[in-house]
A computed fold for a 396-nucleotide RNA from a Thermoguttaceae bacterium, annotated as Bacterial RNase P class A.
Its Rfam family is "Bacterial RNase P class A". Rfam links the family to the GO terms ribonuclease P activity, tRNA processing and dimeric ribonuclease P complex.
Its mean pLDDT, the model's own confidence on a scale to 100, is 75.
The source organism's lineage runs through Bacteria, Pseudomonadati, Planctomycetia, Pirellulales and Thermoguttaceae.
A source record names the gene rnpB.
RNA sequence: GGAGCCGAACGGACGGUCGCGGAGAGAGCGUCGCAAGGCGUUCUUUCGAGGAAAGUCCGGACUCCGCAGGAUACGAUGGCGGGUAACGCCCGCCGAUCGCGAGAUCAGGGAAUAGCGCAACAGAAAGCAAACCGCCUGCGACGGUUUCGACCGUCGUCGGUAAGGGUGAAACGGCGAGGUAAGAGCUCACCGGCGGCUCGGGCAACCGGCCGGCCAGGCAAGCCCCAUCGGGAGCAAGGUUAAACAGCGUCGCGUUCGACUUUCGAGUCGAGCGGGGGGCGAUCCGUCCUCAAGACGCGGGUAAACCGCGAAGAACGGUUCGGCGACGAAUCCGUCAAGAUAAAUGACCGUCCCUCUUUCGAGAGGACAGAAUCCGGCUUAUGUUCGACUCCUCUU
Numbered sequence: 001g002g003a004g005c006c007g008a009a010c011g012g013a014c015g016g017u018c019g020c021g022g023a024g025a026g027a028g029c030g031u032c033g034c035a036a037g038g039c040g041u042u043c044u045u046u047c048g049a050g051g052a053a054a055g056u057c058c059g060g061a062c063u064c065c066g067c068a069g070g071a072u073a074c075g076a077u078g079g080c081g082g083g084u085a086a087c088g089c090c091c092g093c094c095g096a097u098c099g100c101g102a103g104a105u106c107a108g109g110g111a112a113u114a115g116c117g118c119a120a121c122a123g124a125a126a127g128c129a130a131a132c133c134g135c136c137u138g139c140g141a142c143g144g145u146u147u148c149g150a151c152c153g154u155c156g157u158c159g160g161u162a163a164g165g166g167u168g169a170a171a172c173g174g175c176g177a178g179g180u181a182a183g184a185g186c187u188c189a190c191c192g193g194c195g196g197c198u199c200g201g202g203c204a205a206c207c208g209g210c211c212g213g214c215c216a217g218g219c220a221a222g223c224c225c226c227a228u229c230g231g232g233a234g235c236a237a238g239g240u241u242a243a244a245c246a247g248c249g250u251c252g253c254g255u256u257c258g259a260c261u262u263u264c265g266a267g268u269c270g271a272g273c274g275g276g277g278g279g280c281g282a283u284c285c286g287u288c289c290u291c292a293a294g295a296c297g298c299g300g301g302u303a304a305a306c307c308g309c310g311a312a313g314a315a316c317g318g319u320u321c322g323g324c325g326a327c328g329a330a331u332c333c334g335u336c337a338a339g340a341u342a343a344a345u346g347a348c349c350g351u352c353c354c355u356c357u358u359u360c361g362a363g364a365g366g367a368c369a370g371a372a373u374c375c376g377g378c379u380u381a382u383g384u385u386c387g388a389c390u391c392c393u394c395u396u
Stems, first nucleotide, its partner, number of pairs: 001392004006387005012352007020048004025044008050368001054379002057377005062234004069285004074230005079093005094108001095106004109225002115223002117219002132165002134161003138157008173191002176188003192215002194212004199208003238307004247298005253274009275291006313336001315335004319330004353366005
């Protein structure tokens, strides 16, 4: 100097003029009220859109659902150990893959022998194998050679074989040696996979060591099995006040006992049993409410204001301590930072800053992008600057 990889910070600054929304206090004006005070308005002061406010993907706080229990189904997560209110998030470690490396990624439990299933085409054959070209022994035929023992070549056939070649993403472990008629883990050494060990290290995942020829592949991000987790709906949740009513139709309790009443027909109340209706995400069990309560359908009317919402909380900033770290503790010090409701947080001017161009006069531009109950994450979009580390080249 170049190329990379990992992290952090900021999110243009200052001044002026005008314009918006909120809050507390003070002052003025108007108005209502006996007054306290209320309402409206003006001025002063003060605050006012993010690191992602986006996505609505996870987890919660909070609110409501008549007690939200069990099982099944369904869904999610999936190495080990930690962090956290919790998580599918974060931290550290292990393993695998990729990279020269700094590092990055992982849908990382069960290997299919619990069962089912998938792999086009090519290929002999893609799970209980298999022989296309081959190699070898025996037998037969033909030809050649012969030192007359036999040898060589070609073709056919029975048998053996899966080392060599071909097809394929993948062909029943790899490489080397021995062995064999030719071959084969058939044998041996090394490597890989698999299995075993009350061996060593580590909390553990796992690593190392030793033993065993056991060698039947891949896919579970196919169904499946295992472990763990999971009520529902959501601030348009929900609460208070006000306003407005027009109805019609269908469905909608039996029985037993007791008490009271009785016009002696029966009615009312209570309890039990059975049945019906409704609630508890789906189904079942269970449970709760209810039975003239209500449910369903058609149709009409009203729908305004306030709270939720002073944002005070798993809060933020600083310091100290503990921890590799995520993070935690110190009730230590300090802070309160938008709350709109058809939706405010803006416009203009000047100076400075940064980037590009320049005829050196100046010109153009300054990313992604706007809160709506709040918080912890993840994902996506994106400008500038800084730091650590890795590799390459050159110089000293």